[in-house]
Predicted 3D model of a 689-nucleotide part of an RNA (large-subunit ribosomal RNA, domain II) from Deinococcus aquiradiocola. The RNAcentral record of the full RNA draws on Rfam. NCBI's taxonomy places the organism under Bacteria, Deinococci, Deinococcales, Deinococcaceae, Deinococcus.
Context: one part of a larger RNA
RNA sequence: ACCGGCGACUUAGACCUCUGCGGCAAGCUUAAGACGAUAGUCGGAGGCGGAGCGAAAGCGAGUCCGAAUAGGGCGCCACAGUUGCAGGGGCUAGACUCGAAACCAGGUGAGCUAGGCAUGAGCAGGUUGAAACCCCCGUGAAAGGGGGUGGAGGACCGAACCGGUGCACGCUGAAACGUUCUCGGAUGACUUGUGUUUAGGAGUGAAAAGCUAACCGAACCUGGAGAUAGCUAGUUCUCCCCGAAAUGUAUUGAGGUACAGCCUCGGAAGAUGAGCGCGCCGUGUAGAGCACUGAAAAGGCUCGGGGGCCUACCAGCCUACCAACCCUUAUCAAACUCCGAAGCGACGCGUAUUUAUUCCGGGAGUGAGGCUGCGAGAGCUAACUUCCGUAGCCAAGAGGGAAACAACCCAGACCGCCAGCUAAGGUCCCAAAAUCAAUGCUCAGUGGAUAAGGAUGUGCCGUUGCAGUGACAGCCAGGAGGUUGGCUUAGAAGCAGCCACCCUUCAAAGAGUGCGUAAUAGCUCACUGGUCGAGUGACGGUGCGCCGAAAAUGAUCGGGGCUCAAGCAUUGUACCGAAGCUGCGGAUUGACAAGUUGCUCGCAACUUGUUUCUGGUAGGGGAGCGUUCUGACAGCGGUGAAGGUACACCGGAAGGAGUAUUGGAGCGGUCAGAAGUGCGGAUGCCGGU
Numbered sequence: 001a002c003c004g005g006c007g008a009c010u011u012a013g014a015c016c017u018c019u020g021c022g023g024c025a026a027g028c029u030u031a032a033g034a035c036g037a038u039a040g041u042c043g044g045a046g047g048c049g050g051a052g053c054g055a056a057a058g059c060g061a062g063u064c065c066g067a068a069u070a071g072g073g074c075g076c077c078a079c080a081g082u083u084g085c086a087g088g089g090g091c092u093a094g095a096c097u098c099g100a101a102a103c104c105a106g107g108u109g110a111g112c113u114a115g116g117c118a119u120g121a122g123c124a125g126g127u128u129g130a131a132a133c134c135c136c137c138g139u140g141a142a143a144g145g146g147g148g149u150g151g152a153g154g155a156c157c158g159a160a161c162c163g164g165u166g167c168a169c170g171c172u173g174a175a176a177c178g179u180u181c182u183c184g185g186a187u188g189a190c191u192u193g194u195g196u197u198u199a200g201g202a203g204u205g206a207a208a209a210g211c212u213a214a215c216c217g218a219a220c221c222u223g224g225a226g227a228u229a230g231c232u233a234g235u236u237c238u239c240c241c242c243g244a245a246a247u248g249u250a251u252u253g254a255g256g257u258a259c260a261g262c263c264u265c266g267g268a269a270g271a272u273g274a275g276c277g278c279g280c281c282g283u284g285u286a287g288a289g290c291a292c293u294g295a296a297a298a299g300g301c302u303c304g305g306g307g308g309c310c311u312a313c314c315a316g317c318c319u320a321c322c323a324a325c326c327c328u329u330a331u332c333a334a335a336c337u338c339c340g341a342a343g344c345g346a347c348g349c350g351u352a353u354u355u356a357u358u359c360c361g362g363g364a365g366u367g368a369g370g371c372u373g374c375g376a377g378a379g380c381u382a383a384c385u386u387c388c389g390u391a392g393c394c395a396a397g398a399g400g401g402a403a404a405c406a407a408c409c410c411a412g413a414c415c416g417c418c419a420g421c422u423a424a425g426g427u428c429c430c431a432a433a434a435u436c437a438a439u440g441c442u443c444a445g446u447g448g449a450u451a452a453g454g455a456u457g458u459g460c461c462g463u464u465g466c467a468g469u470g471a472c473a474g475c476c477a478g479g480a481g482g483u484u485g486g487c488u489u490a491g492a493a494g495c496a497g498c499c500a501c502c503c504u505u506c507a508a509a510g511a512g513u514g515c516g517u518a519a520u521a522g523c524u525c526a527c528u529g530g531u532c533g534a535g536u537g538a539c540g541g542u543g544c545g546c547c548g549a550a551a552a553u554g555a556u557c558g559g560g561g562c563u564c565a566a567g568c569a570u571u572g573u574a575c576c577g578a579a580g581c582u583g584c585g586g587a588u589u590g591a592c593a594a595g596u597u598g599c600u601c602g603c604a605a606c607u608u609g610u611u612u613c614u615g616g617u618a619g620g621g622g623a624g625c626g627u628u629c630u631g632a633c634a635g636c637g638g639u640g641a642a643g644g645u646a647c648a649c650c651g652g653a654a655g656g657a658g659u660a661u662u663g664g665a666g667c668g669g670u671c672a673g674a675a676g677u678g679c680g681g682a683u684g685c686c687g688g689u
Stems, first nucleotide, its partner, number of pairs: 001689006011093003015090010027048003033042003052059002062074004096234002099231001103224006114198009123188001125157003128153001132149006161185003166181001168179002200216001202212003237624006247260005261366002263363007273354001275351005281345003287339001288337002293333003297329004302323001304322002306319004369394007377386002399410003414586004419582003425576003428560003434573001436572006447562001453547002457544010474531005480504003485499003510525001514523002587614001590611010625678001627675007635667002643662005649656002
């Protein structure tokens, strides 16, 4: 891991409450116990109901507060209970099952390890050479020096022994801590044998919260004990009807809970609901505005101030300085409003449409929400961000489209059909359907990612200049004189720079557009004539394109591939396309009508017709299937029970038959009753493989 078996909402209470079905009823009912012994009878103690109010005395259809015949509170008026059985829920119990870490009590442990005590044992070999002593030298005596002897030391090197430094290996090991190499101590605070002692909030500890029998910040065993677990996991057959919530308030509250909201079931009311229309109110948002509160630009007018002039003082004058009020022009605001929608809300009336609504009672679940559009806040007008409002969807929603893709687009799946029509989206091939029709655009594979910015890309629209009195472009020719303008400068001659920018001759020609020179020169342009012969410039708007454009394994629009398109824009007609709609058949829910049957006469069941409904998590309600045992009735079985195996049968499902075969002794059916009543999951338990 698989298979088989086991495995989770139970049981109890003279408890509480509701529902269903019975008994009796202003009453209902017994408990312990007794008698009898499977039946049942007795037993009325007690309980509930029948009257309430008050703390109570107490009074009583009233009573309490009160001085009150006032007012108010709770009652009466006003409508039955009680008991039994079954079921839903609650409470108390382990209370659906499994699961802690822990806490407490009583014991068991120092054969591991820590410390102590008693008594023993062990430490190859080598090195160093303390004190003391002796001798000599030395001194007045000492001190001191030398030689020898001596054998000290938590001394040195290094085996045994004790340890465990570094690397490697080992890491389902040879080993639940080891091995090789290396390394520390090795006469000591050394190591070790045996005996003995100290323990669980206690011991022991050269102290690491180490160790106390292979996991010690409180050992182990048994018990309290099924501790507790607002937490996690699991919770077993089927079908039918309805169907949520992720919000508000509070909380030692935030992943829990209470009440409310939203769901369901029963009862009651019976048009009260949603929507729409009309009427009448409320509102201060969007927008807008500047009348208030503030912000804020320019100008004018002009207080006040600054600066300048003037001045003994006082004053005066000027000011492209700052600037109040006011005026003109032009603005801004969530915490501004002289204004002000759309909407939204309340109420009244109506409504042909729709199907709700309200109250009372039983049962819940939910109280982590998420995404998208719109309106705000926070943030960076960041986030698959966060926090509100609002609508939709997902959650709890399948189907078609978006290549794939909870939420986007289309559309809400009762079942069947080898029938039809459509939606979104599509119609060259993959791949169902147009290589459809019409008119344009695009050449960038743009389409098939992006900006500021840039560009004689190209289509369309417009404004404006020049042009057969000949434009634009090209070519031929001219482009002059005063003059080298003045100044400056070494020079400055159209062309370094400054100033001015005139006049003449002309068809035209600047005191000069650029190149050039040291400065001249030279080339060229503006401007003009000729040649040529029809358009040529400058702008604005707009459609589609171009550049801007760099990423990590191999590219790509889903792919192939596509260019008057298979791209883009506009238009049209076909077709494809879903679980949508339609057709045919069937089932189910509710309502209505008719009929049949049953009975405690009001309902129930069934049949037919019309109509309607049938996505669904948590959850509520309903109806069934099957298992074991019991009772009653009727049965089967060695001419073969249960169980096993196989099969094309029946039923809407759980399921139920039949036949064959295996098997070899018990077992179904119908109606009731009672439950150890249904397994795939719990790192479930036990067994097998």